Description
Model confidence (mean pLDDT): 91 of 100. A computed fold for a 75-nucleotide RNA from an Acidimicrobiaceae bacterium, annotated as c-di-GMP-I riboswitch aptamer. It matches the Rfam family "c-di-GMP-I riboswitch aptamer". Its family is annotated with cyclic-di-GMP binding in the Gene Ontology. The organism belongs to Acidimicrobiaceae, within Bacteria.

[in-house]
C1' cells in the first nucleotide's frame, strides 16, 4: 500500500405510516418520520416477485446473484 474482515470513531442512508405531486397501475418524487442497513451507494445484466393501456411495455437494487465505485482501520 492492497485484499479479506468488521471492533472503535466520524458521519451516512431511511422501512412502515402521514402530507403534497406524478402515474391506468405496480410504484416514483417531495416534506415529516425511523423499522432497520457496512455498501439500504449506483447499474434492470441474470433470476424472482409485482403492474398494465398485455404477448409487449413497465416497477422493484431495502428479494437473490452479478458488475462498478466508496468512508474508517482494531483483532
Nucleotide at each position: 500500500c492492497a485484499g479479506u474482515c468488521g471492533a472503535a470513531a466520524a458521519g451516512g442512508c431511511a422501512a412502515a405510516c402521514c402530507u403534497c405531486u406524478c402515474g391506468c397501475a405496480a410504484g416514483a418524487g417531495u416534506g415529516g418520520g425511523a423499522c432497520g442497513c457496512a455498501a439500504a451507494g449506483c447499474c434492470a445484466c441474470g433470476g424472482g416477485a409485482c403492474u398494465c393501456u398485455c404477448c409487449g411495455a413497465g416497477u422493484u437494487c431495502g428479494c437473490c446473484g452479478g458488475g462498478c465505485c466508496g468512508c474508517c482501520g482494531a483483532a